[in-house]
C1' cells in the first nucleotide's frame, strides 16, 4: 500500500431571527388565562413486540406438589431475570486473524426412508469371483483334467442420501476381522480438570450399538393470569336507586308488617310491595288485536358516566477514577439531574464552515464556481436483552499477501 | 394494548401426516376452423412457492428470524 476479520464511538458543527411543548418565578387579571424572564426538550436503534424483569390488579388461607399448556436444553460464571452475556469444551468452515453450530437420550417404545437397487433395518445375490467340498456325466490306466448341478463368497462392478467398521500386509479355492498393524467404535480402570471433556494402559473382532427427536416421545429445568384502557382519588348534568316530609290514589287477588276487635276459628282498619284489570299517555299507517310507559313536588344519601387530580419521571440511573476479576460483571468514592404534556411539543428561514456528488482550471498535489444532498427514523408507565432498519465519518487491536530497508 | 390469518403463474385458488418433473380455471401466444369475427378444437409458454438463514439424504410443506397486506377484540352505562 492492498484485500480482510473483530471491538468501539460519533451519527453534522457554530451563531442570529421567529416559532412550538413542560417547569420555576415576577406582573397584570374580568380567575378562563396573558405576558416577561430563566432554565430543560429524542434515539442508537425512541421501530418491531420477539424474550426477560419492575410496578398494579385479578385469583388461591400459606406453601408445595401433580396434570395440562406453553418454553430451554454442552459446561462453568455473570445478572433482578433471561431464550441474553462471558469464559470455556466439542464439531464444522476458512491459507490465517477470525466465524457458525436447537450442542440432552436412537441398547424405552411408536413411526419415516420417495426413486433407483438384488438388498434399506435382525436385509441380500443382479453383474461378478472361486470349483476347496458333494453328486453326476465326459476323457485319461491311473495322478488328474474338463462341465454341470447343488454349493462356498461378498474382494470387484453397478443402484443410492446412506449397503452393516477403513487402509495396508498377511491368509484363501475364491473371499471375508480370518489373522495382525494402525486409525475408528464400544467396556474396564488410571491420571488432569469444579465440569463438559482430554490424555492414557488394558479388553472387546465389531450383524454388537446405523440414520432422523427442527416427527410423535422420553428425561432434566423454568413458568399462575391480565395489562398504565393496570390501578388510585375527586366528581357535573340528566336519568335511574335509596332515605325523608307534603299533596294526590279506582277495583281484584296474594305477601308482609303494625293497630284495634275477638265466641281464639278468625274479622276490621291502615301501610308497603307484588300480579292482573280498568283510566291515562304513547306507539305498530287506521280498526280489530298487541307492544310499551303510568303517581307529582321539595330536600338529602350513595353508586356510576362526562371531566379532572394521581400512578408519570432519582433509577437494576449517566458520568469519571479506583479497585477485584482473563472476562461478562461486581464493589468502592467523586460528582450531575437528564422530555415527559392531550393525539401527542422537539420546528422554521438566514450566514459562515466541514462532508459527498458535478463542470472548469492544473502535469499531480489542488483550486474556482454553481446548484443539490447529509441517511434510518420520532418518546406516549418503566428498565434490561435480542432482531430489523441507516448516508457516512473516525479509533484500537489482528490476520494474509506485495514491496522497500 | 391484545390475539388470528393471508402471501404459490398476469388474476382467482389447490397442493392431508416431507419424496421424483408444483397443478386447476379465467387469461395469453401459435395453429386449425370461418368469406370475417365471436365461439369451438389443437398445441404452448408464462413459477426460483414473500425475502433470508437453518434441520434433513431431501423442504412449497418442519423451525427460526424478517416484511407486507388484511381481519377482530378491548372503557362505563
Nucleotide at each position: 500500500c492492498c484485500a480482510g476479520a473483530c471491538g468501539g464511538u460519533c451519527g453534522g458543527a457554530c451563531g442570529g431571527c421567529c416559532g412550538c411543548g413542560g417547569g420555576c418565578g415576577g406582573c397584570g387579571u374580568u380567575c378562563g388565562c396573558g405576558u416577561c424572564g430563566c432554565u430543560c426538550g429524542a434515539g442508537g436503534a425512541a421501530a418491531g413486540u420477539c424474550c426477560g424483569g419492575g410496578c398494579u390488579c385479578c385469583a388461591c388461607g400459606g406453601a408445595a406438589a401433580c396434570g395440562a399448556g406453553g418454553g430451554u436444553g454442552c459446561c462453568g460464571g455473570g445478572u433482578a431475570a433471561c431464550g441474553c452475556c462471558c469464559g470455556g469444551c466439542g464439531g464444522g468452515u476458512g491459507c490465517g486473524a477470525a466465524c457458525c453450530c436447537a450442542g440432552g437420550g436412537a441398547a424405552a417404545g411408536u413411526g419415516c426412508a420417495a426413486c433407483a437397487g438384488a438388498a434399506a433395518g435382525g436385509a441380500c445375490a443382479c453383474c461378478g469371483c472361486c470349483g476347496a467340498c458333494g453328486u453326476c456325466c465326459c476323457g485319461g490306466c491311473g495322478a488328474c483334467g474338463g462341465g454341470a448341478c447343488g454349493g462356498g463368497c461378498a474382494a470387484g462392478g453397478g443402484u443410492g442420501a446412506a449397503a452393516u467398521g477403513g487402509u495396508g500386509c498377511g491368509g484363501u479355492a475364491a473371499g471375508a476381522g480370518c489373522g495382525c498393524a494402525c486409525c475408528g467404535c464400544g467396556g474396564u480402570c488410571c491420571c488432569g480438570g469444579c465440569g463438559a471433556c482430554g490424555g492414557g494402559a488394558c479388553c472387546g473382532g465389531c450383524g454388537a450399538u446405523g440414520g432422523c427427536a427442527a416427527a410423535c416421545c422420553c428425561c432434566a429445568c423454568c413458568c399462575g393470569g391480565a395489562g398504565c384502557a393496570a390501578g388510585a382519588c375527586c366528581a357535573a348534568a340528566u336519568a335511574g336507586g335509596g332515605g325523608c316530609g307534603g299533596c294526590g290514589c279506582g277495583c281484584u287477588c296474594c305477601c308482609g308488617g303494625c293497630c284495634g276487635g275477638u265466641u281464639c276459628g278468625c274479622c276490621g282498619g291502615c301501610c308497603g310491595g307484588g300480579u292482573g284489570c280498568a283510566g291515562g299517555c304513547u306507539u305498530g299507517u287506521u280498526u280489530c288485536c298487541g307492544g310499551g310507559c303510568u303517581g307529582c313536588c321539595g330536600c338529602c344519601c350513595g353508586g356510576g358516566u362526562c371531566g379532572g387530580u394521581c400512578g408519570c419521571g432519582c433509577g437494576a440511573g449517566g458520568c469519571g477514577c479506583c479497585u477485584g476479576g482473563c472476562g461478562a460483571c461486581a464493589g468502592g468514592c467523586g460528582u450531575c439531574c437528564c422530555a415527559g404534556a392531550g393525539g401527542a411539543a422537539u420546528g422554521g428561514u438566514c450566514g459562515u464552515c466541514g462532508c459527498c456528488c458535478g463542470u472548469u482550471c492544473u502535469a499531480g498535489c489542488g483550486a474556482a464556481c454553481g446548484g443539490g444532498g447529509c441517511a434510518c427514523a420520532g418518546a406516549a408507565c418503566c428498565c434490561g436483552g435480542c432482531u430489523u432498519a441507516c448516508a457516512g465519518a473516525c479509533c484500537g487491536u489482528c490476520u494474509g499477501g506485495c514491496g522497500c530497508u | 394494548g391484545g390475539g388470528g390469518g393471508u402471501g404459490u403463474a398476469g388474476c382467482u385458488c389447490a397442493g392431508a401426516u416431507g419424496g421424483u418433473u408444483a397443478g386447476a380455471g379465467c387469461g395469453c401466444u401459435g395453429g386449425c376452423c370461418u368469406g370475417u369475427c365471436a365461439c369451438g378444437c389443437c398445441a404452448g409458454a408464462g413459477g426460483c412457492c414473500g425475502c433470508g438463514g437453518g434441520u434433513u439424504c431431501a423442504a412449497g410443506u418442519c423451525c427460526c428470524g424478517u416484511c407486507a397486506c388484511u381481519c377482530c377484540c378491548g372503557c362505563c352505562a

Record summary:
Predicted 3D model of RNase P RNA and transfer RNA as a complex of 482 nucleotides. Model confidence (mean pLDDT): 78 of 100. It holds a member of the Rfam family "Bacterial RNase P class A". Its family is annotated with dimeric ribonuclease P complex, ribonuclease P activity and tRNA processing in the Gene Ontology.